The prediction has a mean pLDDT of 78. The RNA shown here (c-di-GMP-I riboswitch aptamer) has 127 nucleotides and comes from an Armatimonadota bacterium. Of the family's consensus pairs, 100% are formed in the model. Its Rfam family is "c-di-GMP-I riboswitch aptamer". Its family is annotated with cyclic-di-GMP binding in the Gene Ontology. It was read from a public genome assembly, where an Rfam model found it.

RNA sequence: UACUGAUAAAGGCAAACCUUGGGAAACCUUGGGACGCAAAGCCAUCGGGACUAAGCCGAACAGCGAAGGGUGGUCCAUAAAAUACCCGUUAGAAACGCUGCCUCGGUAUGUUGGCCGGGCCGCCGGA
Numbered sequence: 001u002a003c004u005g006a007u008a009a010a011g012g013c014a015a016a017c018c019u020u021g022g023g024a025a026a027c028c029u030u031g032g033g034a035c036g037c038a039a040a041g042c043c044a045u046c047g048g049g050a051c052u053a054a055g056c057c058g059a060a061c062a063g064c065g066a067a068g069g070g071u072g073g074u075c076c077a078u079a080a081a082a083u084a085c086c087c088g089u090u091a092g093a094a095a096c097g098c099u100g101c102c103u104c105g106g107u108a109u110g111u112u113g114g115c116c117g118g119g120c121c122g123c124c125g126g127a
Stems, first nucleotide, its partner, number of pairs: 003126003012037002017032002021028002035114001041120003046117003049112003055107005061100005068087004
């Protein structure tokens, strides 16, 4: 230096659960506690997986506004009228728009190194 891990020795870490604080949550943290661990030491801005969904997007719902609105299209190119298609027009259960947040779905930029690969560093020994 590489490989390796013993019924050895010196020590180390600490799952669940309870508890303190933080967080929307996942989860982290303090103290206790041990299921386990030879890297259960560090890296999540190296990659994959898993977990969560604050924010954002969509749906639904509610309130308010509402008589128009949506799609599409022209053109060298950008924007835009018309034709076209769809929905609606004041009684409403009104198209559409805005706002809200109870609910549902999606999403990581959040979390996990005790899910895995990878990287970095390290104790004791060779029974």
The source organism's lineage runs through Bacteria, Bacillati and Armatimonadota.